[in-house]
Notes: This is a predicted structure of a 72-nucleotide RNA (transfer RNA) from Micromonospora sp. WMMA1998. RNAcentral holds the sequence, with entries from ENA.

RNA sequence: UCCCGGGUCGUCUAGUCGGCAAGACGCCGCACUCUGGAUGCGGAGAGCUGGGUUCGAAUCCUGGCCCGGGAG
Repeated sequence: UCCCGGGUCGUCUAGUCGGCAAGACGCCGCACUCUGGAUGCGGAGAGCUGGGUUCGAAUCCUGGCCCGGGAG
């Protein structure tokens, strides 16, 4: 330099044909308990970035950045 794959709550992952971003762990509150843990209920919390297409983009197109793999 070129090719391929990836970037989503704090972490790990889902998301069908473009149509309300979901789950687990963690965190916070409450219940339970002598206390803690465990358990149950509730809650907060995310789309790498610029642009384009579209009524509508995590999803499609494109520039950039970062990570992994491959080629030279």
Record summary:
Rfam family: tRNA. Rfam classes the family as a transfer RNA. Rfam links the family to the GO term triplet codon-amino acid adaptor activity. Model confidence (mean pLDDT): 81 of 100. The organism belongs to Micromonospora, within Bacteria.